[in-house]
């Protein structure tokens, strides 16, 4: 020089002028005012309303083990697999001997595995021969060799045979089972037995576990005008009933405009300490840090070296995506110098 990994800060700072939103104050004035992703809205919750005895079906999600958490599809630790020289990275990690279906091209055959080339032809047939036997390659046998493919019933060696073959044996590889040991467990190691039964579940499916719906425009409260209803009053009328009443008044319902609440003090932040490998949890101390509603968080000037992606709208925990510059900790060494 190169690389891996964990974490942090983040574009402005200072001074001046003019504004915007919220809060405090009688006022002057003072104080506070976007992000690591505020984004995508992909998961998980809180909260609100609706629904709901219980069970099942449908549908959806998740899928090695243990732990963390309010919860998760997230996080931590571990196992297995895979990848890299390494530090490390990645995983779409239940089941293919429950069932149905699938596999382009090539190839004989792609699963009830197969027989093109090839090998054999022991046995039976045919021909020859007195016979032993020879020839043939008709029946038939084989899957070692070649070739195809992403994938073809495991590999090496020996035995065996007509030729061959896990057909048999040894070792190795893989699958299943049993026992023992280690571990909470996934699993690992050892021994023994059986087997050599291809792939894919990101095809349907099966198994296990979990899941009610709608989202702050949820929702709650107050409440004009207009309309409606009732009463009084007025008109009609001698009076009562009845009728009329936009034009007077009162009350009520409804809940639109509008207003208020929900709204920001919270699974909160910072520091310390204890437990834990860690995620995280407990305890103590201190602190309060935007809350708008068509929606504020800005503009200009001067100096200093200075960027990217990007702008809150109920609130949290994650994931994913976008992204500049820079800082800190730990680690690696094949090849090159």
């Nucleotide at each position: 020089a190169a690389g891996c990994u964990a974490g942090g800060c983040a574009a402005g700072a200072u001074g001046g002028u003019c504004g915007c939103u919220g809060g405090a104050u009688a006022a002057a004035u003072c104080c506070a005012g976007a992000g690591g992703a505020a984004a995508g809205u992909c998961c998980g919750g809180a909260c609100a309303c609706c629904a709901g005895a219980g069970g099942g079906u449908a549908g959806g999600a998740u899928g090695c083990u243990g732990g963390g958490u309010a919860a998760u599809a997230c996080c931590c630790a571990g196992g297995a697999g895979u990848u890299g020289u390494a530090a490390g990275g990645c995983u779409a990690c239940g089941g293919a001997a429950a069932g149905u279906g699938c596999a382009a091209c090539a190839g004989a055959a792609a699963a009830u595995a197969c027989a093109c080339a090839g090998c054999c032809g022991a046995u039976g047939g045919a021909a020859g021969g007195a016979a032993a036997c020879u020839u043939u390659a008709c029946a038939g046998g084989c899957a070692a060799u070649g070739g195809u493919g992403a994938a073809a019933u495991g590999g090496u060696g020996g035995g065996g045979u007509a030729a061959g073959a896990g057909c048999c044996c040894a070792c190795c590889a893989g699958g299943g089972g049993a026992a023992a040991a280690a571990g909470c467990g996934a699993u690992u190691u050892u021994u023994c037995c059986c087997c050599u039964u291809g792939g894919a579940a990101a095809a349907c499916c099966c198994c296990a576990u979990c899941c009610g719906g709608u989202g702050c425009a949820a929702g709650u409260u107050c409440a004009a005008a207009c309309c409606u209803a009732a009463g009084a009053g007025g008109c009609u009328a001698a009076c009562c009933c009845g009728g009329c009443u936009a034009u007077u008044c009162u009350u009520a319902a409804g809940g639109u405009a509008g207003a208020a609440c929900g709204c920001u003090u919270g699974a909160g932040a910072u520091g310390g300490u204890u437990g834990g490998c860690a995620a995280c949890a407990g305890c103590c101390a201190u602190c309060c840090u935007a809350g708008a509603u068509a929606a504020a968080u800005g503009a200009c000037c001067a100096u200093c070296u200075a960027a990217a992606c990007a702008g809150a709208a109920u609130c949290c925990g994650g994931c994913u995506u976008a992204u500049u510059g820079u800082c800190u900790g730990g680690c690696u060494a094949a090849a090159u110098u």
The RNA shown here (Bacterial RNase P class A) has 337 nucleotides and comes from a bacterium. RNAcentral holds the sequence, with entries from ENA. The gene name in the source record is rnpB. The model forms 90% of the base pairs in the Rfam consensus. Its mean pLDDT, the model's own confidence on a scale to 100, is 76.